Fluoride riboswitch aptamer (crcB RNA motif) from an Actinomycetes bacterium, 62 nucleotides, folded computationally.

């Protein structure tokens, strides 16, 4: 270099912490959706879930 198998550990999971939980990965796991040949253009969301918080964004009340 390139294959396999173990071990400890640890990594992801469309935008930010922290807790539980699932799932997945071993150099991978991941990198949204729709149209569209491509360029391009429109959309939803701070979760993989579920609670808290900060940040956006719309309303109403003091």
């Nucleotide at each position: 270099c390139a294959g396999u198998g173990g071990u400890a550990a640890g990594g992801c999971g469309a935008u930010g912490a922290a807790g539980c939980u699932c799932g997945c990965c071993u150099a991978a796991a991941c990198c949204g959706u729709c149209c569209c040949c491509g360029a391009g253009g429109a959309c939803u969301a701070a979760u993989g879930g579920c609670u808290u918080c900060u940040g956006c964004a719309g309303a109403c009340c003091a």
It was read from a public genome assembly, where an Rfam model found it.